Predicted 3D model of a 74-nucleotide RNA (transfer RNA) from a bacterium. Rfam family: tRNA. It is annotated as a transfer RNA. The coordinates come from a structure-prediction model, not an experiment, and the mean pLDDT is 82. The RNAcentral record of the sequence draws on ENA.
RNA sequence: GGAUCUUUAGCUUAGUACGGUAAAGCAGCACACUCAUAAUGUGAAGUUCGCAGGUUCAAAUCCCGCAGGGUCCA
Numbered sequence: 001g002g003a004u005c006u007u008u009a010g011c012u013u014a015g016u017a018c019g020g021u022a023a024a025g026c027a028g029c030a031c032a033c034u035c036a037u038a039a040u041g042u043g044a045a046g047u048u049c050g051c052a053g054g055u056u057c058a059a060a061u062c063c064c065g066c067a068g069g070g071u072c073c074a
Base pairs, nucleotide, nucleotide: 001073002072003071004070005069006068007067010026011025012024013023020057029043030042031041032040050066051065053063054062
């Protein structure tokens, strides 16, 4: 330099096929239980989807560019 995959909550990931307005587990927080802690149970909150632009009534999803990471080729 070229090809390809990938980037979504604090962490690990689903959702991209077919555009319809973001989800699960763990962690953290509050409460219950306990002498207390852990475990367990209940509840609430948290992500405008790597960045920027475009298409569209509507974009995590489609298109262009850029950036980070993985693999392969040179």